[in-house]
RNA sequence: ACAACAGUUCGUUCUAUCGCUGUCCCGCCAUAGGCGGGAGAGAGGAAAGUCCGGGCAACAUAGAGCAAGCAUACUUCCUAACGGGAAGGUCCCUUCUUUGAGGGGAACAGCAAGUGCCACAGAAAAUAACCGUCCCGCCUUGUGCGGGAUAAGGGUGAAAAUGUGAGGUAAGAGCUCACGUUCUGCUUUGGCAACAAGGCAGAAGGGUAAACCUUAUGCGUUGAAAGACCAAAUAUACCGGAUGUUAAGGGCUGCUCGUCCGAUGCCGGGGGGUAGGUCGUUAGAGGCUACCGGCGACGAUAGUCCCAGAUAAAUGAUAGAAGUCCCUUUGGGAAACAGAACCCGGCUUACAGAACUGUUGUUUUA
Repeated sequence: ACAACAGUUCGUUCUAUCGCUGUCCCGCCAUAGGCGGGAGAGAGGAAAGUCCGGGCAACAUAGAGCAAGCAUACUUCCUAACGGGAAGGUCCCUUCUUUGAGGGGAACAGCAAGUGCCACAGAAAAUAACCGUCCCGCCUUGUGCGGGAUAAGGGUGAAAAUGUGAGGUAAGAGCUCACGUUCUGCUUUGGCAACAAGGCAGAAGGGUAAACCUUAUGCGUUGAAAGACCAAAUAUACCGGAUGUUAAGGGCUGCUCGUCCGAUGCCGGGGGGUAGGUCGUUAGAGGCUACCGGCGACGAUAGUCCCAGAUAAAUGAUAGAAGUCCCUUUGGGAAACAGAACCCGGCUUACAGAACUGUUGUUUUA
């Protein structure tokens, strides 16, 4: 310098004129409002998906237990909380100046609770015997046949049942011994902890839980078309039910307890009227700056700011200049993914182009 991969940020800016929507001030008409003038503001990093967690509202003054279902799963910390984030531990991959460091990944509780599965090949994937080795017998004396023993050697396979050495044996085998490996229990030192480095004792197929399952923790439901209020209009004319405030019935995801509503009512059926307006609706777990604490995520303090609130949906158009990119040179062209609808914190997905950081590879130079 180039390439690949992973991650982060930006993804247009300013001025003028006109137009649209909200808020505030003034004036006029006049009173659910309209007109004129002025000031200020007006769609994102994902507003998307509706995947998580909450705020808020109702049930409701407020729950407890069980079942089912779902989710999470190394430790500590951050946060309102999370399946999110930060730092660390263990294991795996990769590079290097190699027992450590850099970068990346993990669906990272448990197979010593139980039940399953491990294709093909192979004798056999668990109570093993194809080749081989050893012992005995027979005969046609041969690469023979039969019986017994064996799992050290060979083969198959991802994996053949704790490794090496010595002794021992008919030949062998934890059969015996020594030193190791794995797991379990107890224990020493360091660390908040996960763990790391050791010691002693006991035991022994491996893998697999995004296999069934077990353990621990957590989750009330519904969702702004949630809900609350006002105005107007009408028919509850009708049918059925059970019962008397210690109640039938109904609500609170399923069940139980508990609790709430409950007589001009309640529940169910069949009908009628209205569908207009206001609130919810944006001042917040808020933004920015400074400084302090912390490895960091983040937190405390002080100052400052108000940055959409539409309701079938406004947030735009034109002109000029600047910035970015491309082709090219008195210039021309282009700009991705995409648009708020109760709000906030995350996750995931999409993205023309530009900038930055890290790792790896290639080449060149000193």
Bacterial RNase P class A from a Bacteroidota bacterium, 366 nucleotides, folded computationally. The gene name in the source record is rnpB. The RNAcentral record of the sequence draws on ENA. It matches the Rfam family "Bacterial RNase P class A". By type it is a ribozyme. Of the family's consensus pairs, 97% are formed in the model.